[in-house]
Molecule: transfer RNA
Organism: Candidatus Woesearchaeota archaeon
C1' cells in the first nucleotide's frame, strides 16, 4: 500500500427500509418511607422544623462518526471521508 469488520446519549446495548430511534444504568428533579445527627419549644421529646443518606414510586435529561446518492421514506442499501480492531504483503 491491498481485504474484511466495527463505530447509535455520559455508558452498555436493540431496532425487516416502515419512523415518534426503544430499553437499562448514570446524572437530575418531586413524592413517599426508613435511618442519623442537629435546632425549637418543654419538666420531660413520644411534639414541630430543616438538614444528610439509603430504599421504592413518577418525571425530564441527552444519541445514529462526516459528507453526498439511491428512496416515498435510511441507523439499515450505495460511494468517498474521518476513527478502531483483524489480516495480507
Nucleotide at each position: 500500500g491491498g481485504g474484511c469488520c466495527u463505530g447509535u446519549g455520559c455508558u452498555g446495548u436493540a431496532a425487516u427500509g416502515g419512523a415518534u430511534a426503544g430499553c437499562a444504568g448514570a446524572c437530575u428533579c418531586g413524592g413517599c418511607u426508613u435511618c442519623g445527627g442537629c435546632u425549637u419549644u418543654g419538666c420531660a421529646a413520644u411534639a414541630a422544623g430543616a438538614u444528610g443518606a439509603a430504599a421504592c414510586c413518577g418525571g425530564g435529561c441527552a444519541g445514529u462518526g462526516g459528507g453526498g446518492g439511491u428512496u416515498c421514506g435510511a441507523a439499515u442499501c450505495c460511494c468517498c471521508c474521518c476513527a478502531g480492531g483483524c489480516u495480507c504483503a